[in-house]
RNA sequence: CUUAUCAAGAGCGGCGGAGGGAACGGCCCGAUGAAGCCCGGCAACCUGCAUGUGCAAGGUGCUAAAUCCGGCGGCAGUGUAUCGAAAGAUGAG
Numbered sequence: 001c002u003u004a005u006c007a008a009g010a011g012c013g014g015c016g017g018a019g020g021g022a023a024c025g026g027c028c029c030g031a032u033g034a035a036g037c038c039c040g041g042c043a044a045c046c047u048g049c050a051u052g053u054g055c056a057a058g059g060u061g062c063u064a065a066a067u068c069c070g071g072c073g074g075c076a077g078u079g080u081a082u083c084g085a086a087a088g089a090u091g092a093g
Base pairs, nucleotide, nucleotide: 001093002092003091004090005089006088011039013038014037015036019029020028021027024070025069026068040063041062042061045059046058047056048055049054050053067087072084073083074082076080
């Protein structure tokens, strides 16, 4: 850079000790224990085996809230709903 997906799913565990949810603005989570590490778990993008749909789980990934919400644009509208984009994340190339 290209492309697919992003409303489902997943711990009442151990170590650890104050931060975390990408950034900004919000709004949240956190000493009833954050990040991180280990173990456990989820899922099935790549992969393997059968084959039009399954099984497995080797490589990633994920494991609060829709990608937590918004910012830009369309439409409806009086302040919120909805659709799309941008940005981001992950896989594959």